[in-house]
Context: one part of a larger RNA
RNA sequence: GAUGAACGCUAGCUACAGGCUUAACACAUGCAAGUCGAGGGGCAGCAUGGGAGAAGCUUGCUUCUUCUGAUGGCGACCGGCGCACGGGUGCGUAACGCGUAUCAAACCUGCCUCAUACUCGGGGAUAGCCUUGCGAAAGUAAGAUUAAUACCCGAUGUUGUUAUGUUACCGCAUGGUGAUAUAACCAAAGAUUUAUCGGUAUGAGAUGGUGAUGCGUCCGAUUAGGUAGUAGGCGGGGUAACGGCCCACCUAGCCAUCGAUCGGUAGGGGUUCUGAGAGGAAGGUCCCCCACACUGGAACUGAGACACGGUCCAGACUCCUACGGGAGGCAGCAGUGAGGAAUAUUGGUCAAUGGACGGAAGUCUGAACCAGCCAAGUAGCGUGCAGGAUGACGGCCCUCUGGGUUGUAAACUGCUUUUAUAAGUGAGGAUUAUGACAGUAACUUAUGAAUAAGGAUCGGCUAACUACGUGCCAGCAGCCGCGGUCAUACGUAGGAUCCGAGCGUUAUCC
Repeated sequence: GAUGAACGCUAGCUACAGGCUUAACACAUGCAAGUCGAGGGGCAGCAUGGGAGAAGCUUGCUUCUUCUGAUGGCGACCGGCGCACGGGUGCGUAACGCGUAUCAAACCUGCCUCAUACUCGGGGAUAGCCUUGCGAAAGUAAGAUUAAUACCCGAUGUUGUUAUGUUACCGCAUGGUGAUAUAACCAAAGAUUUAUCGGUAUGAGAUGGUGAUGCGUCCGAUUAGGUAGUAGGCGGGGUAACGGCCCACCUAGCCAUCGAUCGGUAGGGGUUCUGAGAGGAAGGUCCCCCACACUGGAACUGAGACACGGUCCAGACUCCUACGGGAGGCAGCAGUGAGGAAUAUUGGUCAAUGGACGGAAGUCUGAACCAGCCAAGUAGCGUGCAGGAUGACGGCCCUCUGGGUUGUAAACUGCUUUUAUAAGUGAGGAUUAUGACAGUAACUUAUGAAUAAGGAUCGGCUAACUACGUGCCAGCAGCCGCGGUCAUACGUAGGAUCCGAGCGUUAUCC
């Protein structure tokens, strides 16, 4: 000098940033991912319309009952898209994990953009609804019946894929890019307000991802040898794709004192702190990448996951149970217990920015924007200003009828109003609309010095000294050291010094 700090004393305001460093310990409760009726069958609930009946009477209205998907709409259900983003944490990992540079002639890419072509004909189911069972529940079985942009079959079909030919050009080794002929294979879905939104195939782009390699990346030799799918080849399997990634066979290699292997520790970087620099140390907030989601394993769906708020299996733990069986996963936002020196509200709003879905209106969004708490940090402002000497009273000290000091300090006189309090006006964040924050920021007026100073130190290092008390006691102390009767070092007082809404102590880094 610095800090995500803690502790002690003290504390007026504003702005901006920050806030479990420990137990990746366990979690009550609420919320954090839905949306589309312009895909569908339907109609549980709500509203509207219509039919029938009843009651009251004001004789054409009100109320009630019932039927009706007819309309708005819509719980549950089928279907589409999203849920792989956003948010959290740092357990693991010394690794192509990260950083940087290069390569992919070895690869994928939903939504989006552009281009070309197409969108024909049929079929069988299944949820829901209904009926009947089983179960304490979670849930589940059978039967009957029904729809679709769900599923299936056929047709057409290339610039696609595969095979066989012909042929041009090029390169970076395997090779790559075209042209052309024949054959085989593979598509589609409709909706409505008639204007759009969709669907299928192919090519190109954009975006995102995946793989490979060079170099760099902590400590230990009181770790010296390690390795059988191990190193390589041929052939296959698998993958989006290369590859011992996996498999059969063959060869016996491969790594290592330029530190292999083993052990310990650790997410990496941009950056941050310090330092004249070279370096040293750190990786909290913010951004990028990685890994993880109670522990271990596995795949399914999908353009994308081996998936935090999905599935299955095993385990530990907690809960429910009718003992047969079930349910759960805060390292999301709040919050609770525990641990700890120590770290906040079970708040508001989708107004803005962004995301998902939707043609849109809109719905959802603990992302985000705000507010609350905390001197935990940085910056700014204030606690008055000017005059005022019988140098007042009081305190303290002394060489004591007197001096010195506190000290222009106070009183007193004049002035100002940042702040405070009260009242009024009131932006911008918003483009047509929409403002949580919030009547906020800002401005105007009124009142009145009014509401606002402490902490540490004073032997040397180190700025600042005297008196009294104590008497190697009580105590101080970062180091040297002080205290045993004259203590500038302990305690108190007065005075002084430093910093100041803070000041000290402790811890850690340079």
RNAcentral holds the full RNA, with entries from ENA. Predicted 3D model of a 510-nucleotide part of an RNA (small-subunit ribosomal RNA, 5' domain) from an uncultured bacterium.